[in-house]
RNA sequence: UGCUUAUCAAGAAAGGCUGAGGGUAAUGGCCCUGUGAAGCCUUGACAACCUGUCCCGCUGAAAGGGGGACAAGGUGCCAAUUCCAUCCGUUUUGAAUUUAUUCAAAACGGUACAGAUAAGUC
Repeated sequence: UGCUUAUCAAGAAAGGCUGAGGGUAAUGGCCCUGUGAAGCCUUGACAACCUGUCCCGCUGAAAGGGGGACAAGGUGCCAAUUCCAUCCGUUUUGAAUUUAUUCAAAACGGUACAGAUAAGUC
């Protein structure tokens, strides 16, 4: 980097250095930012993907599966729903004219594309 599976509406701070960008494909919006962006360092928190320890009256002949707890280790993460939209569908409203089609806007839904994280694997 590619592939597979799962999750993505919750949650979580301070200090120091530094000095202008950032919000994780692209585009369009919108937002954050000298009352200090991004990055680096220290400490802390959040969470429960993997490892670990313990528990279960669930499932199973057993192995195992499933559920729960802890939070020591490996990651991750600490603005806004993955900040919103793009793809598809339904409904409503308006316009056009072909009288049932097209276009635009809004609301709702799906998860389509894309992305992020974890584990496994080529």
SAM riboswitch aptamer (S box leader) from a Bacteroidota bacterium, 122 nucleotides, folded computationally.
Lineage of the source: Bacteria > Pseudomonadati > Bacteroidota.
The sequence was found by an Rfam model in a public genome assembly.
It matches the Rfam family "SAM riboswitch aptamer (S box leader)". Its family is annotated with regulation of gene expression in the Gene Ontology. The family is grouped with related families in Rfam's "SAM clan".
The model forms 97% of the base pairs in the Rfam consensus.